[in-house]
Molecule: transfer RNA
Organism: Phototrophicaceae bacterium
RNA sequence: GGGCAAUUAGCUCAAUUGGCAGAGCGUCUCGUUGACGUCGAGAAGGUUAUAGGUUCGAGUCCUAUAUUGCCCA
Numbered sequence: 001g002g003g004c005a006a007u008u009a010g011c012u013c014a015a016u017u018g019g020c021a022g023a024g025c026g027u028c029u030c031g032u033u034g035a036c037g038u039c040g041a042g043a044a045g046g047u048u049a050u051a052g053g054u055u056c057g058a059g060u061c062c063u064a065u066a067u068u069g070c071c072c073a
Base pairs, nucleotide, nucleotide: 001072002071003070004069005068006067007066010025011024012023013022019056027043028042029041030040031039049065050064051063052062053061
């Protein structure tokens, strides 16, 4: 220098051929307990890496950029 893949909650990951952004763990609150833990109920937490484009509508499609990993030279 060229090619491929990944980027979504604090962490690990989903999201069905474009149609309401979710789960597990963690955090917080309440209940249970003498207390802690376990268990049960609930809540908070998101500029879907960044910037544009297409579309009535984009996490999803297109372009550029950034970061990480792999391959080729």